[in-house]
Context: one part of a larger RNA
RNA sequence: GCCAACGAGUUACGGUAUGCAGCAAGGUUAAGAUAUUCAGUAUCGGAGCCGAAGCGAAAGCGAGUCUUAAAAGGGCGGAUAAGUUGCAUGCUGUAGACCUGAAACCGGGUGACCUAUCCAUGAGCAGGUUGAAGUAUCCGUAAAAGGAUAUGGAGGACCGAACCCAUGUCUGUUAAAAAAGGCCGGGAUGACUUGUGGAUAGCGGUGAAAUUCCAAUCGAACCCGGAUAUAGCCGGUUCUCCUCGAAAUAGCUUUAGGGCUAGCCUGUAUGAAGAUAGACGGAGGUAGAGCACUGAAUGUUCUAGGGGCCUUCACCGGUUACCGAAAACUAUCAAACUUCGAAUGCCGUUAUAUUGAUCAUAUGGAGUCAGACUGUGUGAGAUAAGUUUCACAGUCGAAAGGGAAACAGCCCGGACCAACAGCUAAGGUCCCCAAAUGUAAGUUAAGUGGAAAAGGAUGUGCAGUUGCAGAGACAACCAGGAUGUUGGCUCAGAAGCAGCCACUCAUUUAAAGAGUGCGUAACAGCUCACUGGUCGAGUGACUGUGCGCCGAAGAUAAACGGGGCUGAAACUUACUACCGAAGCUUUGGAUACGGAAACGUAUGGUAGAGGAGCAUUCUGUAAGGGCAGAAGCAUACCUGUGAGGGUAUGUGGACAUUACAGAAGAGAGAAUGUUGGC
Numbered sequence: 001g002c003c004a005a006c007g008a009g010u011u012a013c014g015g016u017a018u019g020c021a022g023c024a025a026g027g028u029u030a031a032g033a034u035a036u037u038c039a040g041u042a043u044c045g046g047a048g049c050c051g052a053a054g055c056g057a058a059a060g061c062g063a064g065u066c067u068u069a070a071a072a073g074g075g076c077g078g079a080u081a082a083g084u085u086g087c088a089u090g091c092u093g094u095a096g097a098c099c100u101g102a103a104a105c106c107g108g109g110u111g112a113c114c115u116a117u118c119c120a121u122g123a124g125c126a127g128g129u130u131g132a133a134g135u136a137u138c139c140g141u142a143a144a145a146g147g148a149u150a151u152g153g154a155g156g157a158c159c160g161a162a163c164c165c166a167u168g169u170c171u172g173u174u175a176a177a178a179a180a181g182g183c184c185g186g187g188a189u190g191a192c193u194u195g196u197g198g199a200u201a202g203c204g205g206u207g208a209a210a211u212u213c214c215a216a217u218c219g220a221a222c223c224c225g226g227a228u229a230u231a232g233c234c235g236g237u238u239c240u241c242c243u244c245g246a247a248a249u250a251g252c253u254u255u256a257g258g259g260c261u262a263g264c265c266u267g268u269a270u271g272a273a274g275a276u277a278g279a280c281g282g283a284g285g286u287a288g289a290g291c292a293c294u295g296a297a298u299g300u301u302c303u304a305g306g307g308g309c310c311u312u313c314a315c316c317g318g319u320u321a322c323c324g325a326a327a328a329c330u331a332u333c334a335a336a337c338u339u340c341g342a343a344u345g346c347c348g349u350u351a352u353a354u355u356g357a358u359c360a361u362a363u364g365g366a367g368u369c370a371g372a373c374u375g376u377g378u379g380a381g382a383u384a385a386g387u388u389u390c391a392c393a394g395u396c397g398a399a400a401g402g403g404a405a406a407c408a409g410c411c412c413g414g415a416c417c418a419a420c421a422g423c424u425a426a427g428g429u430c431c432c433c434a435a436a437u438g439u440a441a442g443u444u445a446a447g448u449g450g451a452a453a454a455g456g457a458u459g460u461g462c463a464g465u466u467g468c469a470g471a472g473a474c475a476a477c478c479a480g481g482a483u484g485u486u487g488g489c490u491c492a493g494a495a496g497c498a499g500c501c502a503c504u505c506a507u508u509u510a511a512a513g514a515g516u517g518c519g520u521a522a523c524a525g526c527u528c529a530c531u532g533g534u535c536g537a538g539u540g541a542c543u544g545u546g547c548g549c550c551g552a553a554g555a556u557a558a559a560c561g562g563g564g565c566u567g568a569a570a571c572u573u574a575c576u577a578c579c580g581a582a583g584c585u586u587u588g589g590a591u592a593c594g595g596a597a598a599c600g601u602a603u604g605g606u607a608g609a610g611g612a613g614c615a616u617u618c619u620g621u622a623a624g625g626g627c628a629g630a631a632g633c634a635u636a637c638c639u640g641u642g643a644g645g646g647u648a649u650g651u652g653g654a655c656a657u658u659a660c661a662g663a664a665g666a667g668a669g670a671a672u673g674u675u676g677g678c
Stems, first nucleotide, its partner, number of pairs: 001678006011095013026050003032044004036039001054061002064076004098236002101233001105226006116200009125190001127159003130155001134151006163187003168183004202218001204214002211220001239613006249262005263368002265365007274355004278350005288340001289338002294334003299329003305323002307320004371396007379388002401412003416589004421585003427579003430563003436576001438575006449565001455550002459547010476534005482507003487501003513528001517526002590603005614667001616664008625655001632651008
């Protein structure tokens, strides 16, 4: 891992609702007893319980009673009358209360053969090295001290086996081993190691102290018991079909992943409404707008006041390119501004229309209290987030199907069953791939389409404004572009062209600036404006707009699903045809509801409520299958909407089934389920 078997809402006693049955203003027996045909028995047994009357704390009174001084008021009750017993089912209370699961707590015991420390009594430590004290002799000294040579054999001394340990590393890591093996390493006469016997026990012991050890277990051992501890937590919870079908919100909560009540679902009973549209009548202060209020805020005028300057002993006075309240005019702004003010939405009425049970009340049973995204309107945030908080709507949740390449929340559309029938939606129609290489016109050249901004650009289409132009424009070419004068100033120089100044003049002209740029040290030189000629038709400037271009750098190719596409298979506009879904239609069928019928309508579904059934084991009654072959097993076939049922054949070798009732150890695929097998 697979297969098989086992494996989870039970039982008792109360409560409550519903159904069925008995009796009924009553209903009912309990313990116990008696009887026998001994069992789901019959008959006694009225103690007790519930109901038929309430009120009061009570005495008590009673259709009333209590309060009270009260005949007043008020509270509760009556007038408005059905219960009770049993069985079944739903839910609930108390119990282990659907099943499995803690870490823990408490009680009583068992452990020191592991290990910690201690006690008693024994044992062990190859070999080698060093050479303390002491002693002897000699030297030495006044005597000592001191020295030398021997001797001697000390030491938590040295090296190193046994023995004890375990620093590093390699191997091992479903190991040879639940801690080892290899190589190296530390101690090795000591606070050494070790045998045997003994002591200390869990609210404890022991500890050269690490929460260390106390039998592979230690921040409190192990075993049994309290015990099915408790678990607002996690996991699991077994047959079928049919009807309806949620919630992820509010309030409260030592509450926030749990509850309770309400909201939303469902069953039953009763009632007569409900919803939408129209019409009519209402309330309102949002969007917008506005500045009349409250504030914010721009400039101008005007001026109270203030500042500066002048004047003055002071007062007065003058003046001001300073500041400036109020006022007037004026460009503006506001969730907590409003002289105004919608659309929607909301409320009410309704003789109208549509719909067709959608509404209300009572009562049994729930589940839900983590919601998600999209669009719109706000807040928070950074006018960030697949962010967060609300409101309204939708979808998902609990919804399959078609489209969006793939894609809960987007678009279309809601699957009762069957069909090798048809029509459509969104979206599509060159091939992958069903259907147009469709029609008419325009745009794009960028593979734009098939990612992006500020900004940039003689890309190109369309619309418009404006200048010049056969009295010849624009571009090009030929020619001129002069004189006073080198204007004045400045300056080393300044001559159109370093710089400054100006009433930038005037002359000759077809035209020619006291000069547009290059250039020179300064001149010179080239050029432009301007003019003539050649040529012969358009040429400049600007505005709006369509489609394109650049801006554009990322980590495998990877920004059309792919192939591939350019008078498109791209984009814009119009039109026609077709494809395309579980939508709609057609035909047949099923179930439910309505209806007299014809027929009509409905039938996605998680949590959940309700209904109807199948199967298993046993019991009762009835039936009466089986050695001429029961159950079980295997194969094939038939049949029912399904759980399922049946037939034949083989195997098997003794029990089995049907109908109606009854009772449950009554249905497995999941629980890191349990046991067995492989």